[in-house]
RNA sequence: AGAGUUUGAUCCUGGCUCAGAACGAACGCUGGCGGCGUGCCUAACACAUGCAAGUCGUGCGAGAACGUUCCCUUCGGGGAACAAGUAAAGCGGCGCACGGGUGAGUAACACGUAGGUAACCUGCCCCAUAGCUUGGAAUAACCAACUGAAAAGUUGGCUAAUGCCGGAUAAGACCACGUCCACUGCGGUGGACGCGGCCAAAGGCGGCCUCUGCUUGCAUGCUGUCACUAUGGGAUGGGCCUGCGCGCCAUUAGCUUGUUGGUGGGGUAACGGCCUACCAAGGCUGUGAUGGCUAGCUGGUCUGAGAGGAUGAUCAGCCACACUGGGACUGAGACACGGCCCAGACUCCUACGGGAGGCAGCAGUGGGGAAUAUUGCGCAAUGGGGGAAACCCUGACGCAGCGACGCCGCGUGGGUGAUGAAGGCCUUCGGGUCGUAAAGCCCUGUCGUGAGGGAAGAAACGGUGGGUCGAUAAUACUGGCUCGCCCUGACGGUACCUCACAAGAAAGCACCGGCUAACUCCGUGCCAGCAGCCGCGGUAAUACGGAGGGUGCAAGCGUUGUUCGGAAUUACUGGGCGUAAAGAGCGUGUAGGCGGCCGGCUAAGUCUGGUGUGAAAGCCCCGGGCUUAACCCGGGAACUGCGUUUGAUACUGAUGUGCUAGAAUCCGAGAGAGGGCAGUGGAAUUCCCAGUGUAGAGGUGAAAUUCGUAGAUAUUGGGAAGAACACCAGAGGCGAAGGCGGCUGCCUGGCUCGGUAUUGACGCUGAGGUGCGAAAGCGUGGGGAGCAAACAGGAUUAGAUACCCUGGUAGUCCACGCCGUAAACGAUGAGUGCUAGUUGUCGGGCAGUUCGCUGUUCGGUGACGUCGCUAACGCAUUAAGCACUCCGCCUGGGGAGUACGGUCGCAAGAUUAAAACUCAAAGGAAUUGACGGGGGCCCGCACAAGCGGUGGAGCAUGUGGUUUAAUUCGAAGCAACGCGAAGAACCUUACCAGCCCUUGACAUAACCGGUCGCGAUUACCAGAGAUGGUUUUCUUCAGUUCGGCUGGACCGAUUACAGGUGCUGCAUGGCUGUCGUCAGCUCGUGUCGUGAGAUGUUGGGUUAAGUCCCGCAACGAGCGCAACCCUCGCUAUCAGUUGCCAGCAUUUAGUUGGGUACUCUGAUGGAACUGCCGGUGACAAGCCGGAGGAAGGUGGGGAUGACGUCAAGUCCUCAUGGCCCUUACGGGCUGGGCUACACACGUGCUACAAUGGCGGUGACAGUGGGUUGCGAACCUGUGAAGGUAAGCUAAUCUCUAAAAUCCGUCUCAGUUCGGAUUGUACUCUGCAACUCGAGUGCAUGAAGUUGGAAUCGCUAGUAAUCGCGGAUCAGCGUGCCGCGGUGAAUACGUUCUCGGGCCUUGUACACACCGCCCGUCACACCAUGGGAGUUGGAUUUACCUUAAGCCGGUGCGCUAACUUUUGAGGUAGCCGACCACGGUAAGUUCAGCGACUGGGGUGAAGUCGUAACAAGGUAACC
Repeated sequence: AGAGUUUGAUCCUGGCUCAGAACGAACGCUGGCGGCGUGCCUAACACAUGCAAGUCGUGCGAGAACGUUCCCUUCGGGGAACAAGUAAAGCGGCGCACGGGUGAGUAACACGUAGGUAACCUGCCCCAUAGCUUGGAAUAACCAACUGAAAAGUUGGCUAAUGCCGGAUAAGACCACGUCCACUGCGGUGGACGCGGCCAAAGGCGGCCUCUGCUUGCAUGCUGUCACUAUGGGAUGGGCCUGCGCGCCAUUAGCUUGUUGGUGGGGUAACGGCCUACCAAGGCUGUGAUGGCUAGCUGGUCUGAGAGGAUGAUCAGCCACACUGGGACUGAGACACGGCCCAGACUCCUACGGGAGGCAGCAGUGGGGAAUAUUGCGCAAUGGGGGAAACCCUGACGCAGCGACGCCGCGUGGGUGAUGAAGGCCUUCGGGUCGUAAAGCCCUGUCGUGAGGGAAGAAACGGUGGGUCGAUAAUACUGGCUCGCCCUGACGGUACCUCACAAGAAAGCACCGGCUAACUCCGUGCCAGCAGCCGCGGUAAUACGGAGGGUGCAAGCGUUGUUCGGAAUUACUGGGCGUAAAGAGCGUGUAGGCGGCCGGCUAAGUCUGGUGUGAAAGCCCCGGGCUUAACCCGGGAACUGCGUUUGAUACUGAUGUGCUAGAAUCCGAGAGAGGGCAGUGGAAUUCCCAGUGUAGAGGUGAAAUUCGUAGAUAUUGGGAAGAACACCAGAGGCGAAGGCGGCUGCCUGGCUCGGUAUUGACGCUGAGGUGCGAAAGCGUGGGGAGCAAACAGGAUUAGAUACCCUGGUAGUCCACGCCGUAAACGAUGAGUGCUAGUUGUCGGGCAGUUCGCUGUUCGGUGACGUCGCUAACGCAUUAAGCACUCCGCCUGGGGAGUACGGUCGCAAGAUUAAAACUCAAAGGAAUUGACGGGGGCCCGCACAAGCGGUGGAGCAUGUGGUUUAAUUCGAAGCAACGCGAAGAACCUUACCAGCCCUUGACAUAACCGGUCGCGAUUACCAGAGAUGGUUUUCUUCAGUUCGGCUGGACCGAUUACAGGUGCUGCAUGGCUGUCGUCAGCUCGUGUCGUGAGAUGUUGGGUUAAGUCCCGCAACGAGCGCAACCCUCGCUAUCAGUUGCCAGCAUUUAGUUGGGUACUCUGAUGGAACUGCCGGUGACAAGCCGGAGGAAGGUGGGGAUGACGUCAAGUCCUCAUGGCCCUUACGGGCUGGGCUACACACGUGCUACAAUGGCGGUGACAGUGGGUUGCGAACCUGUGAAGGUAAGCUAAUCUCUAAAAUCCGUCUCAGUUCGGAUUGUACUCUGCAACUCGAGUGCAUGAAGUUGGAAUCGCUAGUAAUCGCGGAUCAGCGUGCCGCGGUGAAUACGUUCUCGGGCCUUGUACACACCGCCCGUCACACCAUGGGAGUUGGAUUUACCUUAAGCCGGUGCGCUAACUUUUGAGGUAGCCGACCACGGUAAGUUCAGCGACUGGGGUGAAGUCGUAACAAGGUAACC
């Protein structure tokens, strides 16, 4: 410090997710030791039991018992002493308000910080001053009686005090008055003095006899000490007040009547509406009152670079609370955790009358919960209470126990050790890896076990013995200081040290697809499962489960939860708003914010130095102590803050004086659909009247509805009405926006230019507020020609509640009043300044002018463009640039601009505006493709123009379907279907039935045994055959060390294995089809772009062609195109047999001689290149025409198929991974099937006839084939064919006869067309023609008379037509592959159909239009709104009732202290005000449930349509 994830890819925006750190944690697996910390976050739920606050006898009265000893005894017991002035209880004092717990409440002066208190208090403590006198009356305990179950209480009697009360004294305090001084917030306050009033006390203990009194000694005396009283001061602790800081919600906007202030009074320690009476009507609030929800606050803690964010366990400060609510008492202090009273809920006891209780103290229990410990030891230390002290108390505290809960440290061994052991795993079978790891050998001893030793924490207090100082009459006593000695350890026989033993007891967890370090095998097969995000899993899963290996951390490791970080994803530091979310529809203007130039002054902000504070702990730095560390100790720094004070004055602010550059006013001109009102004009439309006129008009893609013979449409004239204003008209003008358009008048707003004069910052923006605000809509009243929602009809359509047509009502228009929204858009808030230009246009001014215009300057409105900006597109002086000021708005998509609530509205609705839930995206710009019922250009038998077919018939053949035991399998739009198959009777054959074989029909290897026998062959038997059995004949290996030794062969047996046309073509290779013989597909370097990419390859021409030329930020290159290859066409040379024959001879015959000229054969060459001419084009490429030429612009044909696409086809050609079968899914055999047949389709053949049939005639080819062959000739047969047989391994012989042709006949008919079908008789092949071959003869003679919608081929030696050959093959074709004969028609042209190429455009597509995608309905689930109501909580108001209690009144009852004997004073009781709980009534608010209901979301394969994305087929949207 970043990374993953939207896309085919890119950049951006933007969310989600991850890596880090942390925790009072929990859960899973695992677990050796120690140190230091830490441990109910939930039920402020309920609590058994024990303990947690007592102490003082040196304040007071009183005062046991057990026990021991002694005495007496009636042996039952009694008494005395000690125990003991002890225990327990009581009066009294101090403490119990600390310490400890918890965080419910509290949004508050609660807390933090800084101050104030001249408005206050403060026990114990310290200092100072002065005192401590004299009396009195009670009362507990105790005793007696009584009540009660108990708790407890009543009555009578006795008694003490440091308990209570009266008097004295009064420096001083307090109160009142007077004078003076000081301070002041001008209200007062403080001090000094004077005068008057008023207010105290308590003793205990020790010592002593100096003083005093009695007087031996003791005291009320003295002294010491501890207490006590008054006053002043201090310290400490508190009360109250104030500035500032400290949550969320405005869907909480108004709140308040003791409320705000005053006066009098009361009350308090103290100010104060704190309380009360009266008076006034105030007070708070957009700088957020009031209300609601949540929450103890802080030092700090966690995180972060910081700023921040989150948090408030342990430790520390403050606050609040103590079962819930209320209340006071006591006290220095409480409205009191272990006090009291009352009410309530709950629990317990009870004799039912009545009582008792409060763990949010420490342990502990139940409960709740994912979850949190021992009913431990000790006061040894620290601290606290009481006491003079000893000492007592102390669950504060110190320790121990439990928990890996956290942090820190240590260990689980070290060295050596390669046959790289065994074993596991993997393997390409060679090996690799676990791995020096282990074993083995040599060591060490942390820890462990045993034994031994053994701390620090302890020093005070106190006691005791000295010294010294104080006090004193004093050397008693006693206090202070000081020096010795003595006493005290829970932890704990712990830490630590020493010795011995022995590698022994001590390693796991998570992960290994990317992010993210770490890979293989097996299992599984969209199953089981994983998953933080992206996503894995549908038979080869590095992602599931296991294993081996590896990576990471380690006594822990993972998971979950939470916080911060990353997240600049709330942006102060540090973001944005044209199109991604985001500028309010536009003005005006309040508060607020911001604000021109030059002086003066001030010093609030600002800056500066000092100073106070910012508790301690913590963080940081330095040092020190535990063996180290964690931890602890000391010091420093820091605590960014607040207060106070000294100074500075640039800037901001305040104040005051000026200025004119901002702003405004004035004068003179100017332009304009700016606004309002009134008037007025013509064209058009419709309607009405009249004329002319006749059959249609109208409308559409085409029609119909409609109008019209009752006279339409058309046309002429006249009239009426309403609305809108052609041309001018413009990227033009005006307005803030919405918006504004005939002409005229009146009223009126703004703007611009020029001028100089005036004011003197008067300015900008603008939360709320307020005004304006298209269309539609609403209300009232008018108006209504045209247009036109709704509606009706006609069409279209599968449907058509639409698009189109005919009608047509609201509405559109006017007046007045509402509504307040729009894609109200420049998707761009307003204002100011600055930053290149060029060119239009509108309104002014100035200068020049040739009068056309030019230059210049203001203001507006456009286009292009530099810098700059931007994700890009783009913006660019009219900014989206550079800056400043102010306002508005945004923070992932959906849910949703929705619900609820509020406000507004007559309504429609507007405005403000969520959440649950759900997704990992949604989105912007640009790129490459693909696509478009987008555009442009171009090509192709693509259409058109033609010729001939198919589709109809019969048959052949293939396919589907059906059937079947099986009808083997594959191929499926083009690109499956006369395809694999160049040929299924058996075989083939893979299918079916049946019968057989199991190392196998076939290959390799090993081992054992047997061998001369194996093999070939003949014949017979059984059988369907395979096979089995018997049998005849023939033949018989090599080397040799001569050993059945070696090798070979064979047989039998065994084992590895063979075998599979079984599956997967979606695991593959190879091969093939297709787009397409279409002209394309790419690369290097350079350049452009952030990038994907672009450029090149686009453009202008041209071509069959990315063919070539020109141009050009491109220059080159590659694969394709073309050419090179084969063949046909012309020709030359060479070569002439089996070919040929011009001349010579010869023959029936090129038959023979001869020849090699010609034909031909087949080898090598030539020839054609837009080369030449003319025109055209750009002087190019090229095109057009011509000449010559056998051939002319690629001469015809073939071979040749770029990058790629279709998961195209093939595992059944072959090869091959994986899976599957192994007496069978392998192998053999016989028979059957692949040939079935209601049908449907494809491809063909033959026809329907006269361009023909039949008969006759008999001319002219070429490619090819042939020895298991072709087979002449001859003979036989009507014929298929048969018999015999020459020749030929082929330019020799043969298949071989070509056929269309020509001549004759038939004369338009189901025929002399057509030949299916059937019967019959034959031929051939073959082991065998039944299923199931081909052919022949005779007989039979079906459909069919040119074929609907639709559709195919072909552009020249082509189509059409005619025959011939060949492969396969025993035989079999109408198929396939070839060959030649005869031999056309047409192409204007590119609008349309199909396919393709290039450029461009749009896109929400990228699996790419067979795409994407919307809504209703149906089903399931989820959350949510409404809802008659119902339940509960909180709260407000009014009223009723009123406990305890304080306060007030009364107090005739009762009454110790004082008293003048009567009172004063007190008090029970009663009354009243206030008041908790409770009750009644009416609201407000929140939550739960709720029949039914609304929409929303989600959910592999439901229904209906097709709204959007392309011109999405009616442009879309608001």
Molecule: small-subunit ribosomal RNA
Organism: uncultured bacterium